[in-house]
RNA sequence: GGGCCUUUAGCUCAGCCGGUUAGAGCAGCGGACUCAUAAUCCGCGGGUCGUAGGUUCAAGUCCUACAAGGCCCA
Numbered sequence: 001g002g003g004c005c006u007u008u009a010g011c012u013c014a015g016c017c018g019g020u021u022a023g024a025g026c027a028g029c030g031g032a033c034u035c036a037u038a039a040u041c042c043g044c045g046g047g048u049c050g051u052a053g054g055u056u057c058a059a060g061u062c063c064u065a066c067a068a069g070g071c072c073c074a
Stems, first nucleotide, its partner, number of pairs: 001073007010026004019057001028044005050066005
């Protein structure tokens, strides 16, 4: 220098062929249970979907550039 993959909640990840409200587990917070802690059960909050543009009636999803990480080639 060239090519490919990844980027969504604090962490690990789903999210179909673009569609009406963005989700799960863990973690966190509150409560129940217990003499108490853990475990278990119930509930709650938490998101600029990497950044900036574009296409579209509509974008996490499609296109472009850039950024970060990874792999391969030279």